A computed fold for a 72-nucleotide RNA from Acavomonas peruviana, annotated as transfer RNA.
[in-house]
RNA sequence: UCCUUUUUAGCUUAGUGGUAGAGCGGAUGGCUGUUAACUAUCAGGUCACAGGUUCAAAUCCUGUAAAAGGAG
Repeated sequence: UCCUUUUUAGCUUAGUGGUAGAGCGGAUGGCUGUUAACUAUCAGGUCACAGGUUCAAAUCCUGUAAAAGGAG
């Protein structure tokens, strides 16, 4: 210098253009002598950033940043 992959909730991650999900974790309640366990409910997301395409973008295109790998 060039190429490829990844970036989504506190953590691990799913999501093939049409309502952003799950597990763990957190809060509150139930259960009980108490904690734990179990159980019910709830909160928590500018989908890395900026632009573009589209009626509609986490998803497609371009650039940037960060991380990982490869070529020279």
The sequence is in RNAcentral, with records from ENA. The source organism's lineage runs through Eukaryota, Sar, Alveolata, Acavomonidia and Acavomonas. The prediction has a mean pLDDT of 82. Rfam family: tRNA. Rfam classes the family as a transfer RNA.